Order: sequence, then C1' cells, then structure tokens
RNA sequence: GAAGUCGGGGAGAUGGUCGCGGCCCCUGCGGGUCGAGGAAAGUCCGAGCUCCACAGGGCAAGGCGCUGGGUAACACCCAGUGGGAGUGAUCCUAAGGAAAGUGCCACAUAAAACAUACCGCCGGGGUGAUAUCUCCGGUAAGGGUGAAAAGGUGAGGUAAGAGCUCACCGCGCUCCUGGUGACAGGAGUGGCAGGGUAAACCCCGCCUGGAGCAAGACCAAAUAGGGAAGGAUGAGGCUGCCCGCCUCGCAUGUGACUUCCGGGUAGGUUGCUCGAGGUUGCUGGCAACAGCAAUCCCAGAUACAUGACCAUCGCCGCUGCGGCGGUAACAGAACUCGGCUUACGACCGGCUUCCCCC
Repeated sequence: GAAGUCGGGGAGAUGGUCGCGGCCCCUGCGGGUCGAGGAAAGUCCGAGCUCCACAGGGCAAGGCGCUGGGUAACACCCAGUGGGAGUGAUCCUAAGGAAAGUGCCACAUAAAACAUACCGCCGGGGUGAUAUCUCCGGUAAGGGUGAAAAGGUGAGGUAAGAGCUCACCGCGCUCCUGGUGACAGGAGUGGCAGGGUAAACCCCGCCUGGAGCAAGACCAAAUAGGGAAGGAUGAGGCUGCCCGCCUCGCAUGUGACUUCCGGGUAGGUUGCUCGAGGUUGCUGGCAACAGCAAUCCCAGAUACAUGACCAUCGCCGCUGCGGCGGUAACAGAACUCGGCUUACGACCGGCUUCCCCC
C1' cells in the first nucleotide's frame, strides 16, 4: 500500500418547561415510576400457547438429504469431510442414488448412446502404377462439430492403429492402518466397468393433521327464534267442613300476558406480557452451547401513547480564530420466543494475508 475476516454501539448526553400512554399512591390538588428496534420490517422457516379433528395401519401430497455436535425445535448455528475459486488470508457449495425403470440432451455433428465414421491414416482389387478416380476391408492416433464424443501422458508395438502391451496418473474391487464418522493414507489386484441430467419423473431414508390472539375464555344492554312455570281442584252462595246443586268468570288449553331459563349483538373483562428472559462472574467445551451463583424487571395501547421547545456539553462543516451553521441512516411495537432474509448515514476496534521499502 492492497485485501480478508470477526465484532461494537446504532450521532447523541445531561438538565429544565409543557404534553401523551400504562401502573402505583393520594379524600382531593397532585405525586412517583416505566415508556420502540437492531432490524420492531418481509411474514420466509421452526416452536410455545389456543381451538377443531384424530383407535391402529396404509395410500396420496409436501418438506428435508455429506459427517459429528448444539438446540424446545428448525430449512438455523458450530466444528469438520469431499468438491470448486483464489499466490494467500479466506470464500462458495440442496453434497443420497444414473449398475431399478422411464424421459430429455436445442444448434452443430458421421454419431448425443444396444455407439458411430465426414475429412484423414492403412491394406487389397479395378490397374502396369508411391498419381487421379472408384469398389471392398481395417482403424479411431490426428483434424473437424459440440456444453459434453467410450480414460489421460509417455514408450513399445503395428500395414496403419488401438489397454494391444508396459510405466505413472485416474477408475473399480479386496485387504490393512488412522479417525466416533463423513473420509484419508497405503498395499494388492482387474486392462477398465463405460456420456450427462434426479432444484426431470422416479427410487431410498427421515419428518409432517388443520387453523390461527380477528386463536380462545368469561360477563352481558338490545333483537329474532327456542324452553319452562303461573293465573285455572278460580270467585261467590246454600253451609262451619266434605259431597252435591246454583250463579259468575275463563276457555277448547298450542293463543295472549307475566316471570324465569336460555340465547348472544353493542359494550366490557381476560388471553397480555416474568420469559426456552436480560446482565455480570465462575466452571465445562476448539466452538455453537450448557451448568451454577449473584443481580435486574425492561411498552402493553385499542384510534393507536412513546412528542415539542429551551439551555449547556459533545460531534461534524466553514472560518477573517472573534464566531457562524448543522445535528442526520434504515425504520417504528400490537400474543410471545428462536432463526433466516432484506434495508441502513457517518464511524470505531481486534485478528489475519499478500506485495513493496528500511
């Protein structure tokens, strides 16, 4: 000088005046206390909680997919393995199976998959021929096409060639060693299986019921519909009582009325904020994280609070050194947590790498 990586608080602090919301105290006037974020956002994953559904098993559908660990759980995090990029620090990676089956591979190409042969190379015939043309055969080294073409490099070999043979590399299989494991290293062996594609269908393994705080629970004016009871063995007279008789009243017993139950709208209460909680220290662990101790209480509104002004200090810019101006990014709670992703002005700190100079 250039770069990589991990982290920090989120451009203000203090005081005063006025104002707003929750809670507490007070007979009252009033007083006290608390009051946005790292992402409160997107609502993309995973949970708690609530209601509904559910014997068990299977199908379908969806999700996940290297290994070990963390966690309540995860698609998240940590530590590793393999692959890829970079001189390097470091970064990226949805990374099971293509020897179960099916499909697809544009254009170009001879051929895109039970391989094949356009140019070429080689042998033989037509033909006498080291030419040309033509026919038959061999070949896949070279050229050409393509994102991709049946191992790679070198030597031997051959008519020319070819794992045809050999060495090294690669690949398959077997064994040994190390590792919890993914895997790594080594030895032997086989001339070599046979294109790619599974964020194509599919196969294998594991997981998954649905809806969401406008969930749900309670109180309850009003209205519709529903249920129950009452008046009605009624009142008066003969007659003190029962039977009987007479008069009046009511009525076809489901109506109307009254009362109650129930219902549930407006409205209110609850769910609601103390929680897989924060901070500090110690211990275990490479780490994610876990355990223990101490300590703290940190918004809960429902039309929607969290604001405005002033002073001093700080910070930034300009300066004629007297001062003057500015004070900001993204954004803003609504049941609660753990993640991921996205947005963000000006900054600060730790560690690491490469290059140059002394």

The RNA shown here (Bacterial RNase P class A) has 358 nucleotides and comes from a Candidatus Krumholzibacteriia bacterium.
The organism belongs to Candidatus Krumholzibacteriia, within Bacteria.
It matches the Rfam family "Bacterial RNase P class A". By type it is a ribozyme.
The model forms 94% of the base pairs in the Rfam consensus.
The RNAcentral record of the sequence draws on ENA.
A source record names the gene rnpB.